[in-house]
Parts: sequence; C1' cells; structure tokens
RNA sequence: AUCUCAUUAAGAGUGGUUGAGGGAUCUGGCCCGAUGACACCACGGCAACCGGUUGGCCCGCGAAGCCAAUGACAAGGUGCCAAAUCCAGCCCGGUAUACCGCUGGGAAAAAUGGGAC
Repeated sequence: AUCUCAUUAAGAGUGGUUGAGGGAUCUGGCCCGAUGACACCACGGCAACCGGUUGGCCCGCGAAGCCAAUGACAAGGUGCCAAAUCCAGCCCGGUAUACCGCUGGGAAAAAUGGGAC
C1' cells in the first nucleotide's frame, strides 16, 4: 500500500515553542484563529480496539481458538482530548401541489483499531 471486520451524537487540557492560517480532499455552508488557532514538545487526562480478568463453547485433559461479561481491571501496544467524522453533496422514504426546507434510513469518502496478504 491492498483486502476484510468493528466502531465513530459519549468522554478527556494545561504549560512551553512558533507565528497565520486551520477544521482530510473538492464545492457550498458554518465555525476556530494575533485575547495566538493549526502544528510540534512536555506533563496531564479520556476511553477501552488490542490487552487483563472471569465465565461458557470446543477438547479425553490442557494449550490454542471462538463467544460473552467486565462503574467498582488499566500495567503494557495503539488511539484520542472545539463543534456529530462540524454539516450538506449521491440513493431511497416521510412531510409538502411543487421547489426550497425539515426529517428518517442507507451509500460513498475519511479516521481509529483488530485481522489477512
């Protein structure tokens, strides 16, 4: 890099450095930003994907594997700490005479993690 599976309206910030853009991409919107954003570094925190623990399945018994539970597990590997993944765009439905709009679901794309090659 590719494929696959799961999740994405919850949660969690201070200090330092820097100095003009930033919120993935394109378009539109809406926000953040010289009262210093974004980024980087330090420390802190959140969460529970991997992990831990417990139970079950499987097995002659184990191990491995699979499934489930886990406020009162979080040492370790990642990740994350403005706004729903900031919102919409494409498809189907509801509402509406119709358009706009509002609203429900899905897709696509993206992010993160597990697995495969």
Molecule: SAM riboswitch aptamer (S box leader)
Organism: Verrucomicrobiales bacterium